[in-house]
Context: one part of a larger RNA
Molecule: large-subunit ribosomal RNA, domain IV
Organism: marine eukaryotic metagenome
RNA sequence: ACAUUGUUAGGGAACUCGGCAAAAUAGCGGCCGUAACUUCGGGAUAAGGCCCGGUCUCUUUCGGGAGAUUGAGACCCACAGCUAAUGAUUGCAAGCGACUGUUUAUCAAAAACACAGCUCCCUGCUAAAUCGCAAGAUGAUGUAUAGGGGGUGAUGCCUGGCCAGUGUCCGAACGUUAAAGAAGUUGGUUAGCACCUUCGGGUGCGAAGCUGACGACUGAAGCGCGGAUGAACGCCGGCCGUAACUAUAACGGUCCUAAGGUAGCGAAAUUCCUUGUCGGGUAAGUUCCGACCUGCACGAAUGGCAUAACGAUUUGCAAACUGUCCCAACAAUGUACUCG
Numbered sequence: 001a002c003a004u005u006g007u008u009a010g011g012g013a014a015c016u017c018g019g020c021a022a023a024a025u026a027g028c029g030g031c032c033g034u035a036a037c038u039u040c041g042g043g044a045u046a047a048g049g050c051c052c053g054g055u056c057u058c059u060u061u062c063g064g065g066a067g068a069u070u071g072a073g074a075c076c077c078a079c080a081g082c083u084a085a086u087g088a089u090u091g092c093a094a095g096c097g098a099c100u101g102u103u104u105a106u107c108a109a110a111a112a113c114a115c116a117g118c119u120c121c122c123u124g125c126u127a128a129a130u131c132g133c134a135a136g137a138u139g140a141u142g143u144a145u146a147g148g149g150g151g152u153g154a155u156g157c158c159u160g161g162c163c164a165g166u167g168u169c170c171g172a173a174c175g176u177u178a179a180a181g182a183a184g185u186u187g188g189u190u191a192g193c194a195c196c197u198u199c200g201g202g203u204g205c206g207a208a209g210c211u212g213a214c215g216a217c218u219g220a221a222g223c224g225c226g227g228a229u230g231a232a233c234g235c236c237g238g239c240c241g242u243a244a245c246u247a248u249a250a251c252g253g254u255c256c257u258a259a260g261g262u263a264g265c266g267a268a269a270u271u272c273c274u275u276g277u278c279g280g281g282u283a284a285g286u287u288c289c290g291a292c293c294u295g296c297a298c299g300a301a302u303g304g305c306a307u308a309a310c311g312a313u314u315u316g317c318a319a320a321c322u323g324u325c326c327c328a329a330c331a332a333u334g335u336a337c338u339c340g
Stems, first nucleotide, its partner, number of pairs: 001335008010326002014324001019321001029051004037042001039154001053076006061068002077081001082087001089319007096311002101113002117152007129138003155306004160236003165233002167229005174224003180218002184214006192205005237255005264298001265295001276292005
């Protein structure tokens, strides 16, 4: 000096990102007592207070006394008087997630995942869906109160407008349209014919067949087209003016749009400006709580807003407690170090 421990005057979070660590609390023992809120079950061991085997004697302190209290001794009961060890800190207020649960074996346990509940879509059974080349299997020895898939996520109150785009579903008149078929047109080949010939051949025409190309027309789904659909993917405006102080604008005008954000919430896990402004708490508060609304850029199952209970969750405050600190000291054990 380090590690692991122990103790500490006075103060008591001044430490620090943060009470991290430590200290403190201490029998789901008895008696009493127990709030807000609440889904009436809880909250709750809420909080808080008193007691810790019995009897007797002496004793300390206080008291006028009654009595309370301190210590010692004797006796009784029991193996044992929480006889050792063990063992809730509590309260107030917010955010998130309802809850118990699950997760990154080896830096993340959470507000992430799951969940019951809600909802949409598909599926009539040789079901849909899935695995497999197939046979076959799962689904299921099930049958729509069933099975599969997507979303949301207890509960309560609710879940607004837009179908123009994209998707899905329905429709079949018209347009477009593949392979394929095909009337026909045309090129090549040539049995033959015609003409010319130096008799070797040359030139032209050319049926059938075969073959190459083109091809009117016929031709499904799809797409175009018409409709429906948001707890489908999604989207949910701008400018100008106006009230007898001022300010503001219930109101009016205008442009654009498929429609212009409803209820609720709001400087929020979302607010840039921003430490917004006001109020509360503090002597002093970029955090916190309550409001306001000017929402850069909340918003309704990509759910909105509330919510008792719950949480090794996040945030703020308080009581108690403490070497976290003011500010350090001493001690123990083990190392380091020296000698052997």